[in-house]
RNA sequence: AUGACGGACGUGGGAGAGUACGAUCAGGUGUGAAGCACGCUGGUCGUCGCCGAAGGCGCAAGGCGCGGGCCGCCAAUCCCGUGCCGAAACGCUCAGGCUCCAGAACUGCGUUCCGACGG
Numbered sequence: 001a002u003g004a005c006g007g008a009c010g011u012g013g014g015a016g017a018g019u020a021c022g023a024u025c026a027g028g029u030g031u032g033a034a035g036c037a038c039g040c041u042g043g044u045c046g047u048c049g050c051c052g053a054a055g056g057c058g059c060a061a062g063g064c065g066c067g068g069g070c071c072g073c074c075a076a077u078c079c080c081g082u083g084c085c086g087a088a089a090c091g092c093u094c095a096g097g098c099u100c101c102a103g104a105a106c107u108g109c110g111u112u113c114c115g116a117c118g119g
Base pairs, nucleotide, nucleotide: 005115006114007113008111009110010109011108012107013106018048020047021046022045023044024043025042026041027040028038029037030036031035049098050097051096055094056092057091058090062085063084064083065082066081067080068079069078
């Protein structure tokens, strides 16, 4: 229990950093056509630079265990070594992103919704 918490759905808020360069494909534009030109639009690939707030990875205190100090009773405390667990908006930058839009961790409000009895 028309509650706190979590979730789902709806709705609002919500940062950072390239409208980089090159190649190629399709389209567009210019010329009557072809050819050619123009990166104007989108996709793919490559190069360099950059961002951290999807996701992922890393760890501090602390916790749990093992071995030794402690051979010659046991246990605890303590010390040393070592394994595992261990948070974030911290760190990394794999992924993702770098005009706007969109997305976005997090978050306000709403719902005769769902979970659960504790958080």